[in-house]
Molecule: transfer RNA
Organism: Fibrobacterales bacterium
RNA sequence: AGCGGGAGUAGCUCAGUUGGUAGAGCGCUAGCUUCCCAAGCUAAUGGUCGCGGGUCCGAGUCCCGUUUCCCGCUU
Numbered sequence: 001a002g003c004g005g006g007a008g009u010a011g012c013u014c015a016g017u018u019g020g021u022a023g024a025g026c027g028c029u030a031g032c033u034u035c036c037c038a039a040g041c042u043a044a045u046g047g048u049c050g051c052g053g054g055u056c057c058g059a060g061u062c063c064c065g066u067u068u069c070c071c072g073c074u075u
Stems, first nucleotide, its partner, number of pairs: 001074008011026004020057001027045001029043004050066005
């Protein structure tokens, strides 16, 4: 360099069913509790679903292109 496979979704780690208006845990913030801290409880905070197109009434999901990372093969 070429080919094949996998991955990219919240600040982080990850779910997301047959295509039907995207969630959990942790974190951050506030409050309760405590003499104080930790722990615990409650509430709140969360999104261009890598990027650009296409199909569809409707796309995180299907199709095409492109970018980054990981694995394998070939030279």